[in-house]
């Protein structure tokens, strides 16, 4: 410090997620030791039991006990009394508050104990508990009588000071006053104990420490809480308190608080600090420390220095317990502990030894504060589980390409050490005080003695012995660590992205590895990363985000100069900012954690002093901001009134006749009752053609005939001359004006107003148009698009509504920062006859463009640039602009505006593709033009389907289907049935046994294979062992057309013979990428040329190769034969290459030439090229072939072959026989033959090319109607054979008929191949003679030697189901205007929400499942108030006859106290009407989510009606 995740890729936006740290934790697995910490976060739920606050006998009387004869001494204790119990300890309920923090204030206060100072402690009195006696009572407890003490209680005396009243003096400041001091008057004290050392008591003042009250500032959420308030705000007077105060009361006034958030609601103890963070900040407040609040719930007072009191009291409520039913008792949020709740949190321990507290003169007592121990890896820290040596490296496990690799020096083994544990021994620090004694200038010093819970612990020594001590998570990316096996979208994983559908580094196990280590992971929470609420430090044209527009309130901000001030600001000093914590230094536990100590920090607040630049404030000026005035000026600015013509419709009339209208085409509709058309007249309403324009005006919405009236705003100009003056300026003249105010400003939360369309209300109006509606069409449907009608509405008046893609998707203001070109309006100047023209300036508006900015697109003086000021708004998508609440509205609805739940994205700009019922350009038998077919028939063949024991398998749009199959009767053969074999039909190796190697040939069973069992035959080499070879047995292994073409190689198809696909360097761009390759021409072509930030290059194209076409050269046998000679045949003409011969010709084979837009003319800006022509056998790639770029289709093939993995192993291998692949109700593809006369049949007759042939082709002759058979020449083939080519031509016949067309089918008879033609071959003959008379929708091929038509050959092959395939020649057309349309393709461009790319994407209803949520008659619960009723305890007030020791009084009585009673207030309770919140609710509303449901097709390409608000 960042990373992953939206995309095909990119940049930016934006959310989600991760890596870090932390914790009072919990859970899982695991667990050796120690130290220091820490431990109910939930039920402030309920609590058994014990303990947690007592002490003092030097305050008092007394009881009991011990010792003593006693006096007395000692011990002990209920009671009276004193002090304490208000501390300490717990908890976090409540509390949003002066509760807390911080800083001030009290001239408005209190303070026991302690310290200091001064003075005093005199003299009396009456009671009462205990106790004794009696009585009541279950208990708690209580009553009566008697008598008693005090440091208990009460008078009196004294009292400087104190308090009060009053009269002065001085000082000071303050809101009322305060302080100092003097006089007079009134009032108020005390307590004693003692061991004689001392300890107490009273009054007063001061102090320390503690507390009370007040104020400034600071720290939560919510405005879907906007108004709150009656003791409320203030005053006067009282009461009350320690004290101010409405704290309380009476009266008076009507105030007080609030957008700087009152009031209400929710949540919460606050702080020092803690965690995190670079910091700012965020989160948090457990332990420790400070403060607050509370003590079962609520209320109340008493006592006291102090309490509205945790372990006190009273009352009420709930709960628990006891009870004799009459009444009583109780409060763990003290320490332990129990139940309960919960994911979860400890011992009913030891000790007062230390520290601290209370009491005491002290000894000492008490102390669950505290010190220790126990339990829990809960956290932090430390230590250990050993160390060294030890193999090219054991075993096991694991991987393997079977060679080996890993675990791994790891182990074993050898040598050592001794932490810790265990055993033995020693053994602390913490503890020196108080006390006693001595000394003492009393401050203190010295001596002595005592005391340890922890604990026989820490620690030290010795012994033992590697001996007792390692796990957890992870290993797809982020993120460090990889293999095997299992599993097969299953089981499972997952923080995000995502893994798993047969080779999973992602599941599970294993081996190995990585990380941490007595722990490791998981979960939860917080901060961080997140600049993702942005103060530091973000944004708003299109990503979320500018308010529809204006006026303006509060507020914020604010021009130039002078003076003053000092609030802000800056500088210095002082006070405070507790300790702990944190940081640094030092120190102590062996280290560390931990602890001690010193320093720093503590960002803040308060006070004092200084400065005066800046902001503020006050004041005096100024004119540039702003305003006013004046003079001009353009304009659909607004409102009102008047008025005009064109058009439309309607009405009346005329002419006139059959249609009109409407559409893609129609129909509905109108029209013979006279439409439409046309002419005249009239009526009505609405809108204003041309001008008219990225023209104008307005704040926006918006505004359009003309004229008039009223009215708002904008813009421009505000001078010239003269005199005086340094200037500023003053004065005068003149022109249509020529100046005035002096910061008055900008923005603007709320507020107010305006605000298109539609809509609403009332009343008018209504021509045209036109939601709804009706009809007609379209369509699968058509509640649409189109058509015919048509009502609200559109118009007017008045009133509502208040929205919009109210858009420049761009708030307003001011300033600054290159330009260019229009339009509009205005001022000035020049020129001019001029409205023309030129120049300069202001306002507005539009286009282009530089810097700069921007994610890019783009913006660019009219900013989206650079700055300042103010307002509004945003913070992932969906849910949702929804719900609830509130406000507004007549309604429709608007404004404000969530959450649950859900997703890992949603979205922007740009890029490359792909696509479009987008565009441009251009190709192709793509269409068109034309010829012939297919689709109908019969048959053949392939396929689907069905059938079957099996009908083996594969191929499936083009690009599967006469395809793999260029040959299924057996074989083939992979399938089925049945029967056999098991090292196997086949390969290699080893071991053992056997053998005259191999081979030949029988017999039995059998369908064969096979099983069983005979005979014949004796090889080669040798180092004489043996080897080769064969058989048998056994072991390694063979074998598989079993699976996976989605694990693969290779090969192939296809787009496509299409013209494309890329690279290097450079350049441009943040980048994907672009450029090049685009553009202008041209081509069959990215072919070539020109241009160009590109320049080159590669794979493709073309050419190079083969065949054909012309010529030449060479070659001549088996080919050829013109000339010469011969031979044969023939009467002859002549024929036959038959022979010699020839090398002319044809031809064969080999080689070469030829064609290149080379030449001419034209077109082309140049060029490339194109058009025409000449020559030529051939032209503009001459015809054909081979040749197939980067890539696409997970295209095809595991069954050609090869091959990873996987499966079978007496079978999924192998052999054999038979069957099947040939099935058949159907469907499709590809073909053949036809339907006839351009034909069929018969007879005659002519002309090929390319092949093949010895298990072969087979002349010829003979037989047979024929298939074919017999005999047989020649030929291993330019020689012989195949071999007759056929269509054609000539002649004849048939005459339109299911025929003399057509040949299916079937019967019969034959032939051939073959072991074998039953399933299931071909051929021949005779007979039979089916369908079919040109084929619906639809669809195929072909552009020239092509289509069509005719025959020929070959491969495979015994034969053949070949009508297939491949090849060969013969005859030989028609047509192409053209590129609108269909299909495919190329280039450029455009749009895109597509990118498994339009066979894409995607919307809504419905149906189903799950989830959360709104409404709802109600139901249940909770909260806070209000009114009324009742009214406990209790204070206060009144009364106080009854009662009462102290004082007065002889007494009566008085004073005083006081029960009781009454009153105000008053908790709980009751009644009532509402408010707020939560839960639930038949039914209901929408919403979200959910691999393959239904209906349609709305959106994305002009998405097929542009889309959207």
């Nucleotide at each position: 410090a960042g990373a992953g995740u939206u995309u095909g890729a990119u940049c930016a936006u934006g959310g989600c997620u991760c890596a870090g740290g932390a914790c009072g934790a919990a859970c899982g697995c695991u667990g050796g030791c120690g130290g220091c910490g820490u431990g109910c976060u939930u039920a402030a739920c309920a609590c058994a039991u014990g303990c947690a606050a007592g002490u003092c006998g030097u305050g008092g009387g007394g009881g009991g006990g011990u010792a003593g004869c006693a006096a007395u001494a000692c011990c002990u204790c209920a009671c009276c009394g004193g002090c304490g119990a208000a501390c300490g300890g717990g908890u976090g309920c409540g509390u949003a508050a002066c509760a807390c923090g911080u800083g001030a204030g009290c001239a408005a206060c209190c303070u026991a104990c302690c310290g200091a100072u001064u003075u005093c402690u005199g003299g009396g009195g009456g009671a009462u508990a205990g106790c004794c006696g009696g009585c009541c009572c279950a208990a708690c407890g209580g009553c009566c009588g008697g008598g008693u003490a005090a440091u208990a209680c009460c008078g009196c005396a004294u009292a400087c000071g104190c308090u009060c009243a009053u009269c002065g003096a001085g000082a000071g400041g303050a809101g009322u006053c305060u302080c100092u001091u003097g006089g007079u008057g009134a009032g108020g004290a005390a307590a004693c104990c003692u061991c004689c050392g001392g300890g107490g008591g009273a009054a007063a003042u001061c102090g320390c420490g503690g507390g009370g009250c007040u104020c400034g500032c600071g720290g939560c959420c919510u405005a879907u809480c906007a108004g709150c308030u009656a003791g409320u705000u203030g005053g006067c007077g009282g009461g009350g308190u320690a004290a101010u105060g409405g704290c309380c009361c009476a009266c008076c006034a009507a105030g007080g608080c609030a957008a700087u958030g009152a009031c209400g609601g929710g949540u919460a103890g606050c702080u020092g600090g803690u965690c995190u963070g670079a910091g700012a900040g965020g989160a948090u407040g457990g332990c420790c420390a400070g403060c607050c609040a509370c003590a079962u719930u609520g209320g109340g007072a008493c006592u006291g220095a102090g309490a509205g009191a945790c372990g006190g009291c009273c009352c009420a409520g709930a709960c628990u317990c006891c009870u004799a039913c009459g009444g009583g008792a109780g409060g763990c949020a003290g320490c332990a502990g129990u139940g309960g709740g919960g994911a979860a949190u400890c011992u009913u321990g030891c000790g007062c030894a230390a520290u601290g507290g209370u009491c005491g003169a002290a000894a000492g007592a008490c102390u669950g504060a505290c010190g220790c121990a126990g339990c829990g890896a809960c956290g932090c820290c430390g230590c250990g589980u050993g160390c060294g040596g030890g193999a090219g490296g054991a075993a096991g496990c694991u991987c393997u390409u079977c060679g080996g690799g890993g675990u791994g020096u790891a182990a074993a083994c050898c040598g050592c050490u001794g932490u810790u544990g265990c055993c033995c021994g020693g053994g602390a620090c913490g503890a020196a005080a108080c006390g006693a004694c001595c000394u003492u200038u009393c401050g203190a010093g010295g001596u002595c003695a005592u005391u340890g819970a922890c604990g026989g612990u820490a620690c030290c020594g010795g012994g033992u012995g590697a001996g007792g001590a390692a796990g957890c998570g992870c290993c797809g990316g982020c993120u460090a660590a990889c293999u095997c096996u299992g599993u097969g979208c299953c089981a499972g994983c997952a923080g995000c992205c995502g893994c798993g559908g047969u080779a999973a580094u992602a599941c599970a196990g294993a081996g190995g590895g990585c990380g941490c280590g007595a722990g490791c992971g998981u979960u939860g929470u917080c901060c961080g990363g997140a600049a993702u609420c942005a103060c530091u430090g973000g944004g708003c044209g299109u990503a979320a985000a500018g308010g529809g527009c204006g006026c303006g309130u509060a507020g914020g901000u604010g021009g130039c100069g002078g003076c003053a001030u000092a609030a802000g600001g800056c500088c210095g000093c002082g006070g405070u900012g507790a300790a702990a914590g944190u940081u640094c230094g030092g120190g102590g536990c062996u280290c560390a954690a931990c602890c001690c100590u010193g320093a720093a920090u503590c960002g803040g607040c308060c006070g004092c002093g200084g400065c005066g630049a800046c902001u503020g404030u006050g004041u005096c000026g100024c004119u540039u901001g702003g305003g006013c005035a004046c003079u001009g000026u353009a304009g659909a600015g607004g409102c009102a009134g008047a008025u005009g013509g064109a058009a439309u419709u309607c009405c009346g009339g005329g002419u006139g006749u059959a249609g009109c209208g409407g559409u893609g085409g129609a129909a509905u509709g109108c029209g013979u009752a006279g439409a439409g058309a046309u002419c005249c007249g009239g009526a009505a309403g609405a809108a204003c053609a041309c001008c008219g324009g990225u023209g104008g005006c307005g704040a926006a919405g918006g505004c359009g005939g003309u004229c008039u009236g009223c009215u708002g705003g904008g813009c421009a100009g505000u001078g010239g001359a003269g005199u005086c003056g340094c200037a500023a300026g003053a004065c005068u003249c003149u022109u249509u004006u020529a100046g005035c105010c002096g910061a008055c400003a900008c923005u603007g939360a709320g507020g107010c107003g305006c605000g298109a369309c539609a809509g609403c209300g009332u009343g008018g109006g209504g021509a045209g148009c036109a939601a709804a509606c009706a009809g007609g069409a379209u369509u699968a449907g058509a509640u649409a698009c189109c058509c015919u009608g048509g009502u609200a509405g559109u118009c007017c008046a008045c009133g509502c509504c208040g929205u919009a893609a109210a858009c420049g998707a761009u708030g307003g203001g001011c300033a600054c920062u290159a330009g260019g070109u229009g339009c509009u309006u205005u001022g000035g100047g020049g020129a001019g006859c001029g409205a023309c023209c030129c120049c300069c300036g202001g306002g507005g508006u539009a286009c282009c463009g530089g810097c700069g900015c921007u994610a890019a697109c783009g913006c660019a003086u009219g900013a989206a640039g650079u700055g300042c000021c103010c307002c509004g708004c945003c913070u992932g998508g969906g849910g949702a602009g929804u719900a609830c609440g509130g406000c507004c509205g007549c309604a429709a609805g608007g404004c404000u505006g969530a959450a649950a739940c859900u997703c890992a994205a949603a979205g922007g700009a740009a890029u490359u593709g792909a696509c479009g019922g987008g565009g441009g350009c251009c190709c192709g038998c793509a269409c068109a033009a034309g010829c012939g077919g297919u689709g109908g028939a019969g048959c053949a063949u392939g396929u689907g389907g069905u059938u079957u024991a099996a009908u083996u398998c594969g191929a499936c749009g083009c690009a599967a289907c006469g395809c793999g199959c260029a040959g299924a009767a057996c074989c083939u053969u992979a399938c089925c049935u049945a029967g056999g074999c098991u090292u196997g039909a086949c390969a290699u190796g080893c071991a053992c046994g056997g053998g005259a190697a191999a081979g030949c040939u029988g017999c039995u069973g059998g369908a064969a294979a096979c099983a069983g069992u005979g005979g014949c035959c004796c090889c080669u080499c040798u180092u004489c062992g043996g080897a080769g070879c064969c058989c048998g047995u056994g072991c390694a292994c063979a074998g598989g057309u079993g699976c996976u073409g989605c694990a693969u190689g290779g090969c192939u198809g296809u787009c496509g013979u299409c013209a494309g696909c890329u690279c290097g360097u450079g350049u441009c761009g943040u980048g994907a990428g672009a450029u090049g390759u685009u553009g202008g021409g041209u081509u069959a072509a990215g072919u070539c040329c020109c241009g160009c930030a590109a320049c080159g290059a590669g794979c493709g194209c073309a050419a190079c190769c083969c065949c054909c076409g012309c010529c030449c050269c060479g070659u001549g046998u088996u080919g050829c034969u013109a000339a010469c000679a011969g031979a044969g045949c023939g009467c002859a003409a002549g024929c036959u290459g038959c022979u010699g011969a020839g090398g002319a010709c044809u031809c064969u084979c080999g080689g070469g030439g030829g064609a290149c837009u080379g030449c001419c003319g034209g077109u082309g800006c140049c060029a490339a090229a194109c058009c025409g022509g000449a020559g030529g056998a051939a032209g503009g790639u001459g015809g054909g072939g081979a040749c197939g770029a980067c890539g696409u289709c997970a295209a095809g093939u595991c069954a050609u072959c090869a091959u990873g993995g996987u499966c079978c192993u007496u079978a999924c291998g192998u052999c054999u026989a038979g069957g099947g692949c040939u099935a058949c109700a159907c469907a499709c593809g590809u073909g053949c033959u036809a339907c006839a006369a351009u034909g069929g049949c018969c007879a005659g007759u002519a002309c090929a090319g390319a092949g093949g042939g010895u298990c072969g082709c087979g002349a010829g002759c003979c037989g047979g109607c024929a298939a074919c058979g017999g005999c047989a020449a020649g030929c291993c083939a330019a020689u012989c054979c195949u071999g007759g080519a056929a269509a054609g031509c000539u002649g004849g016949u048939c005459u339109c008929a299911g025929u003399g067309c057509g040949g299916a089918u079937u019967g019969g008879g034959g032939g051939c191949u073959g072991c074998a033609a039953c399933c299931c071959g071909c051929c021949c003959c005779c007979a039979u003679g089916a369908a079919g008379c040109u084929g619906g929708a639809a669809u195929c091929g072909c552009u020239a030697g092509u289509a069509a038509u005719c025959g020929u050959g070959g491969a495979u092959c015994a034969g053949c189901u070949a009508c297939g395939c491949c090849a060969c020649g013969g005859u030989g057309a028609a047509u192409a205007c053209g590129u609108u349309c269909c299909c495919g393709g190329g280039c450029c461009u455009u749009g895109u929400a597509c990118a498994c790319a339009c066979c894409g994407c995607c919307c809504g209803u419905c149906a189903c499942g799950c989830c959360a949520u709104g409404g709802a008659a109600g139901c249940u619960c909770g909260g806070a108030g209000c009114g009324c009723c009742c009214g406990a305890a209790g204070u206060c007030g009144g009364u106080g006859u009854c009662g009462c020791a102290a004082c007065c009084g002889c007494a009566a009585g008085g004073g005083g106290c006081a029960a009781g009673c009454c009153g105000c207030c008053g908790a709980a309770g009751g009644c009532g009407a509402g408010c707020c919140g939560a839960g639930u609710g038949a039914c209901u509303g929408g919403g979200g989510c959910g691999a393959a449901g239904u209906c349609g097709u709305a959106a994305c390409a002009a998405g097929g009606u542009a889309a959207c608000c």